[in-house]
RNA sequence: AGAGUUUGAUCCUGGCUCAGAACGAACGCUGGCGGCAGGCCUAACACAUGCAAGUUGAACGAACCCUUCGGGGUGAGUGGCGCACGGGUGCGGAACACGUGGGAACGUGCCCUUCAGUACGGAAUAGCCUAGGGAAACUUGGAUUAAUGCCGCAUACGCCCUUAGGGGGAAAGAUUUAUCGCUUUUGGACGGUCCCGCGUCUGAUUAGCUAGAUGGUGAGGUAACGGCUCACCAUGGCGACGAUCAGUAGCUGGUCUGAGAGGAUGAUCAGCCACACUGGAACUGAGACACGGUCCAGACUCCUACGGGAGGCAGCAGUGGGGAAUAUUGGACAAUGGGGGAAACCCUGAUCCAGCCAUGCCGCGUGAGUGAAGAAGGCCCUAGGGUUGUAAAGCUCUUUCAACGGUGAAGAUGAUGACGGUAGCCGUAGAAGAAGCCCCGGCUAACUCCGUGCCAGCAGCCGCGGUAAUACGGAGGGGGCAAGCGUUGUUCGGAAUUACUGGGCGUAAAGAGCACGUAGGCGGCGUAGUAAGUUAGAGGUGAAAGGCCUGGCCUCAACCCAGGAACUGCCUUUGAUACUGCGAAAUCUCGAGUCCGGAAGAGGUGAGUGGAAUUCCUAGUGUAGAGGUGAAAUUCGUAGAUAUUAGGAAGAACACCAGUGGCGAAGGCGGCUCACUGGUCCGGUACUGACGCUGAGGUGCGAAAGCGUGGGGAGCAAACAGGAUUAGAUACCCUGGUAGUCCACGCCGUAAACGAUGAAUGCUAGCUGUCGGGCGGCUUGCCGUUCGGUGGCGCAGCUAACGCAUUAAGCAUUCCGCCUGGGGAGUACGGUCGCAAGAUUAAAACUCAAAGGAAUUGACGGGGGCCCGCACAAGCGGUGGAGCAUGUGGUUUAAUUCGAAGCAACGCGCAGAACCUUACCUACCCUUGACAUCCCCAACGCGGAUCGCAGAGAUGCUUUCCUUCAGUUCGUGGUUGCCACACAGGUGCUGCAUGGCUGUCGUCAGCUCGUGUCGUGAGAUGUUGGGUUAAGUCCCGCAACGAGCGCAACCCUCGCCAUUAGUUGCCAGCAUUCAGUUGGGCACUCUAGGGGAACCGCCGGUGAUAAGCCGGAGGAAGGUGGGGAUGACGUCAAGUCCUCAUGGCCCUUACGGGAUGGGCUACACACGUGCUACAAUGGCGGUGACAGUGGGUUAAUCCCCAAAAACCGUCUCAGUUCGGAUUGUUCUCUGCAACUCGAGAGCAUGAAGUCGGAAUCGCUAGUAAUCGCGUAACAGCAUGACGCGGUGAAUACGUUCCCGGGCCUUGUACACACCGCCCGUCACACCAUGGGAGUUGGGUUUACCCGACGACGGUGCGCCAACCUUUCGAGGAGGCAGCCGGCCACGGUAGGCUUAGCGACUGGGGUGAAGUCGUAACAAGGUAGCCGUA
Repeated sequence: AGAGUUUGAUCCUGGCUCAGAACGAACGCUGGCGGCAGGCCUAACACAUGCAAGUUGAACGAACCCUUCGGGGUGAGUGGCGCACGGGUGCGGAACACGUGGGAACGUGCCCUUCAGUACGGAAUAGCCUAGGGAAACUUGGAUUAAUGCCGCAUACGCCCUUAGGGGGAAAGAUUUAUCGCUUUUGGACGGUCCCGCGUCUGAUUAGCUAGAUGGUGAGGUAACGGCUCACCAUGGCGACGAUCAGUAGCUGGUCUGAGAGGAUGAUCAGCCACACUGGAACUGAGACACGGUCCAGACUCCUACGGGAGGCAGCAGUGGGGAAUAUUGGACAAUGGGGGAAACCCUGAUCCAGCCAUGCCGCGUGAGUGAAGAAGGCCCUAGGGUUGUAAAGCUCUUUCAACGGUGAAGAUGAUGACGGUAGCCGUAGAAGAAGCCCCGGCUAACUCCGUGCCAGCAGCCGCGGUAAUACGGAGGGGGCAAGCGUUGUUCGGAAUUACUGGGCGUAAAGAGCACGUAGGCGGCGUAGUAAGUUAGAGGUGAAAGGCCUGGCCUCAACCCAGGAACUGCCUUUGAUACUGCGAAAUCUCGAGUCCGGAAGAGGUGAGUGGAAUUCCUAGUGUAGAGGUGAAAUUCGUAGAUAUUAGGAAGAACACCAGUGGCGAAGGCGGCUCACUGGUCCGGUACUGACGCUGAGGUGCGAAAGCGUGGGGAGCAAACAGGAUUAGAUACCCUGGUAGUCCACGCCGUAAACGAUGAAUGCUAGCUGUCGGGCGGCUUGCCGUUCGGUGGCGCAGCUAACGCAUUAAGCAUUCCGCCUGGGGAGUACGGUCGCAAGAUUAAAACUCAAAGGAAUUGACGGGGGCCCGCACAAGCGGUGGAGCAUGUGGUUUAAUUCGAAGCAACGCGCAGAACCUUACCUACCCUUGACAUCCCCAACGCGGAUCGCAGAGAUGCUUUCCUUCAGUUCGUGGUUGCCACACAGGUGCUGCAUGGCUGUCGUCAGCUCGUGUCGUGAGAUGUUGGGUUAAGUCCCGCAACGAGCGCAACCCUCGCCAUUAGUUGCCAGCAUUCAGUUGGGCACUCUAGGGGAACCGCCGGUGAUAAGCCGGAGGAAGGUGGGGAUGACGUCAAGUCCUCAUGGCCCUUACGGGAUGGGCUACACACGUGCUACAAUGGCGGUGACAGUGGGUUAAUCCCCAAAAACCGUCUCAGUUCGGAUUGUUCUCUGCAACUCGAGAGCAUGAAGUCGGAAUCGCUAGUAAUCGCGUAACAGCAUGACGCGGUGAAUACGUUCCCGGGCCUUGUACACACCGCCCGUCACACCAUGGGAGUUGGGUUUACCCGACGACGGUGCGCCAACCUUUCGAGGAGGCAGCCGGCCACGGUAGGCUUAGCGACUGGGGUGAAGUCGUAACAAGGUAGCCGUA
């Protein structure tokens, strides 16, 4: 520090995911030791049991015990102090609760300090005793008693109150005589109370809240200020800088992460707060409204004699429960600390220790050295080897840790050690007791084999798995970490993906439809003041711990200790004054505005008015159609339409001018005239003097559609009707037609309301058009210049690119609005607005890994342009109808072997199935095999001919005869038989594992590369353009220059000539013959070798003078002369595993081998390819010539060999003298064998068929058509295939259309590429969610009722020891019980609001495999698409 993932590829936007660190964790597998830490995150759920707060006899009196009689001890009860600390938990609380910094009107036991005092009296009471009640808890009466318990009085420096005169108020003793106490008081310390500034979560789908509420006066109350409370008075107070309400939450130091800023978090430790079963209340006290106190109410649990009682682990252990999950009912007060005590001492689940747990951090170990025959085994293998691997074994050592034995601390200043016989130290034995987990497709370090076969499974994302899986499972090997390793969860990071640091808004998400304007934010030039912001210094504070730095100490480390810096903050104070701010400080003129003079304009509103056109009405002329369409029909018309003429009516809209012209903020505005009215521009520079910009809320305007009321209604026209089209057609087209469109008034408030571009200001090259003004010059219609608008191009710059570019999307500033993945959804709910339609504001669950922008290359288009092809057209002949042949499908069959499937399968593999072939079927045989290699043993033969028997044959058994192996290098080879292990064999599967070969686009003109250049890049350029060509053929131009594979040429053949050579060929002339038969000859033909010839070369025209094209001459041949061979990069997972080869899989007495018979030849049917015909351009009969391939083992010698044409005759339009199928019969040939199942011949038979529907094929010249001939394979079998020659046409205007192809361009949502993509309803399954009669809970609130305890107020006739008076009876002061009152918890009744659960039914949404119906969108998507509305 980045990486993966959208695409065929690219750049961008944007989300998702990963690598890191962390944890109070949990789970899985595994587990040696030690140190230091940590350990109910859930049910503030319920708790059995034990312990967690007591102490004091030096405060007191009984009781008891001991006594050395001096005294000592135990100890209920009274009194004192403590129990408000320590310990736990995080419910509540959004608050002065916390943090930080200040403040003042206050308390503060014990402690320190100061001053003074501590005298005299009194009355009770618990205990004890006694009498009762009660199950118990407990409790009542009476008698008696003490104190440091309670009360009175005296005194009062200081203290408190005060009207400043005065008034008020204390004490406690104990005792060893030295102290400890007690009371008042001063100051302090400690620890608290109260107040304030600032900071402190989310929601506006919570916008208004508030009656003690805000303030005042007075009083009460409090330790103290204060509406804290009350009476009276006033009507305030809070809130968009977010009140109120709702939800959530203990806060902080810190912790985790991060470069930081931040984000998340608040376990352990520390500070503060809150709470103690739930709710309320006070008492005592210095301190509580009190965890182990009290009272009341409630729920729950327990005891009970049913009358009543008891209890509160969120103390330490522990139990149940909940949960993924969190420990021992341990030891000790030895240390530290706390309470009491004068002290000894007692208490202390605070604390210190131990136990459990790999929960975390840190450290150590599981051995070290040597050791190659690179052992064995495993795994892989190309079978050679490689790897595990110096790893092991072996040899030589060591002993950390653990084990055993011994010794043995510090922690403790004098005593006292739970830990603990612990840590440490010494010794002994022995490599001995001690390694796992995850991963290995990319990200991401690490690869092979086997198994599995879209199954089982994996998966963080992308994605793996459908028979060769580095992705599943196992194994071997490897990588990583290590007493741990992985997984899951959570947080931060990466994420600049909420952007302060540090993002954006033309098209990716995002500028509000437009304006005015409130609050707010921001604001021109110069001067003086101030010092709020700002800045510098100083002071205070920012607890400790933690973190950082430097040291130290446990052997190291973790841990711990010390010091330092830091704590970025807040407060106080002293300075500075550049910038910002401030103020009835005063100025300035450039911003802004006013004024004066001009100017243009569909700017707005109202009133009036004009002509053309449409429609309708009336009348005339006139007659059969009109209208409409792709074509029609509905419709109108003989009741007179359409057409035409004249007149009239009505409504709406304003041709030409008209223009990327004008005006307006936007929506928008268009005949003409008038009235009223807004804004803008130019010129002048007189006036004001910053008056400005933006603008949350707010207000106004706002196309069309729509709504309401009332008018109007010509044309057009949703809905609707009819006619067409169509598979359907609720559409497109046509004929009609109502709302509406128009007007007035009132609503609605939305549009793709778009420049998809908020407003304002300044700055930053130009060129060119146009609109409105001004100025200058003259030649008076031009030039120059300036201001304001509106366009085009373009530099810098910007941008992902496209593009923008002084009218910015550039460079800056200010303010507002908006965005944060796609879908769900601009939807639901709630609110506001609306008459409604609906608008506005606006989520979540769930789901996907993309959605998207721009550009690129292709492909495609019922897009465009150019061009080609027997592609169409023009022609000729066919197929499709018949019969037959042949192939295929289908069917049948025991089998009808298999393959080929649009073109590019179908007379194809098959250049030839009776057996064989043959792969198929039936029954029958063989098992190292019909064939190859190898090992062992035996034999010497093998081989050929032959007889017989069984059998369908293979085969088995048997007879006779011939021959008696080879070369010998003496090793053997060869053959046969037997045996054994490897193996043979497979036309079995996979052509989607492959090689090779082939088809096809297509003999189409294309396909690429190097360097350079352009582009961020994919890519482009070249290869495009202008011409031309059969051609990317050539020329020219050009940021390209060259090159390669293709084209062409080179090759073969045919056509012309000459040359060489003349046998088997030829014969002109000479001789000869039946005959080129022979002599002779080689001229000709021909043969077969090497040459020549054709190149737009010549001439003319045309064209850019080029390439070329057109015409002509010459020539055998003329513009690639005809034909062939030759097939670029690639496409179709095209075809072939049954030609061959081959990976993998499968079979191995069979899926191999042999052999018999059968089948591949079947036959209701369908298709392809052919043959023969339907006849007279013919059939039949006769005559009858010329050829070329080719074959026959050799042969130009011999052989196979002609036919149709043509001529003559006949037939005369018929199912025929056409046609020949079919059938009968007799033969021939081949062959072991023609039954299934061959070919041919003779005689007889004589079917369909009279030129073929829709549709469709071939062919452009020696071609089509027509005629025969040959060959291969083959025993035989052709209408097929491959060749050969004979005869020998027609037509092509042309490129609109069909098909295929090439180039350029355009659109694209396609890239498996249009056989593409893709939308919606319906049906089915699942999921979450809205509505929903209601129902069940929670919270909160209003009104009223009830009113426990308690404090307060009143009363107090009952009761009462202290003080006073007293006549001793009593009275007073004071108090208690009781009663009354207001307050108030719980509870109740009625209602409101809010929230959650469930809910018959119902709405849409999402997802799902190959369901149904259509085809809406993407190409002009076949009606351009889209937005708003009905």